[in-house]
RNA sequence: AACUUAUCAAGAGAAGCUAAGGGACUGGCCCGUUGAAGCUUCAGCAACCUCUGCAUAGCAGGAAGGUGCUAAUUCCAGCAAGGGUGACUCCUUGGAAGAUAAGAG
Numbered sequence: 001a002a003c004u005u006a007u008c009a010a011g012a013g014a015a016g017c018u019a020a021g022g023g024a025c026u027g028g029c030c031c032g033u034u035g036a037a038g039c040u041u042c043a044g045c046a047a048c049c050u051c052u053g054c055a056u057a058g059c060a061g062g063a064a065g066g067u068g069c070u071a072a073u074u075c076c077a078g079c080a081a082g083g084g085u086g087a088c089u090c091c092u093u094g095g096a097a098g099a100u101a102a103g104a105g
Base pairs, nucleotide, nucleotide: 003103004102005101006100007099008098013042014041015040016039017038021031022030023029025078026077027076028075043070044069045068048066049065050062051061052060053059054058074097079094080093081092082091083090
């Protein structure tokens, strides 16, 4: 790399170094010298693993530890089905892809 399961409409940023890109991919549309990405420090969010209690398919609480995250719904769409329009547009559902966690290998 690839496999399994779960979740993805909520939430949460400052400083320092540095300097032009970034939002996975493609198309849009955005963000960015009023400082992108990256690194460091501190802070925060959440509660997957985890911890405590009840006495356990679960519920309630916590946040010490392992991850993760802190613009926009995974920013929107990409494939299929259905609905709707004169047409473009639009709406709904499922899927694919991706991300994260826990496992398995």

The RNA shown here (SAM riboswitch aptamer (S box leader)) has 105 nucleotides and comes from Sporosarcina jiandibaonis. The source organism's lineage runs through Bacteria, Bacillota, Bacilli, Caryophanaceae and Sporosarcina. Its mean pLDDT, the model's own confidence on a scale to 100, is 85. Rfam family: SAM riboswitch aptamer (S box leader). Rfam links the family to the GO term regulation of gene expression.